[in-house]
RNA sequence: GGUCCCAUCGUCUAGCGGUUAGGACAUCGGGUUUUCAUCCCGACAACAGGGGUUCGAUUCCCCUUGGGAUCA
Numbered sequence: 001g002g003u004c005c006c007a008u009c010g011u012c013u014a015g016c017g018g019u020u021a022g023g024a025c026a027u028c029g030g031g032u033u034u035u036c037a038u039c040c041c042g043a044c045a046a047c048a049g050g051g052g053u054u055c056g057a058u059u060c061c062c063c064u065u066g067g068g069a070u071c072a
Base pairs, nucleotide, nucleotide: 001071002070003069004068005067006066007065010025011024012023013022018055027043028042029041030040031039048064049063050062051061052060
C1' cells in the first nucleotide's frame, strides 16, 4: 500500500428502515434482615465523527478516526 471485519449505557451484549434503543453485571436509592450477605422493587446511564439516500437511519451508501484479520 490492497482487500475484508468491527465500533451501542461504566463493562459485556440484543436490536437486518417506523422500538419507550432492550437485557445481564456494576453504581445509587428504598424494602426485607438485629447487622452483613442473599432476595425483591426502583432510578441512573449508550448508537465513534461528518456527509448522503429516504417521508423516516443505530440499521443502507460514502469519507474520516480508532481497533483487528489477511495479502504483498
Model confidence (mean pLDDT): 81 of 100.
Transfer RNA from Patescibacteria group bacterium UBA4664, 72 nucleotides, folded computationally.
Its Rfam family is "tRNA". It is annotated as a transfer RNA.
The sequence was found in a public genome assembly.